[in-house]
RNA sequence: GCCGGCUUAGCUCAGGUGGUAGAGCGGCUGAUUUGUAAUCAGUAGGUCGGGAGUUCGAAUCUCUCAGCCGGCACCA
Numbered sequence: 001g002c003c004g005g006c007u008u009a010g011c012u013c014a015g016g017u018g019g020u021a022g023a024g025c026g027g028c029u030g031a032u033u034u035g036u037a038a039u040c041a042g043u044a045g046g047u048c049g050g051g052a053g054u055u056c057g058a059a060u061c062u063c064u065c066a067g068c069c070g071g072c073a074c075c076a
Stems, first nucleotide, its partner, number of pairs: 001072007010025004019056001027043005049065005
């Protein structure tokens, strides 16, 4: 330098062919217990990596930038 993949909640990850986002774990509150853990119930939490474009509408399509991972190539 070229090619490909990934980036979504605190963590690990889902999100058929566009229709304003979910799960598990974790957190918080309550119940239960002498107390902790476990269990049960409830609850909060995300401008979907940044920017731009297309569209009535973008996590999803297009372009660009950044980060991470992998492959190929080049070099005295």
The prediction has a mean pLDDT of 81. Predicted 3D model of a 76-nucleotide RNA (transfer RNA) from Wenzhouxiangella sp. XN201. The source organism's lineage runs through Bacteria, Pseudomonadota, Gammaproteobacteria, Chromatiales and Wenzhouxiangella. Rfam family: tRNA. The family's RNA type in Rfam is transfer RNA.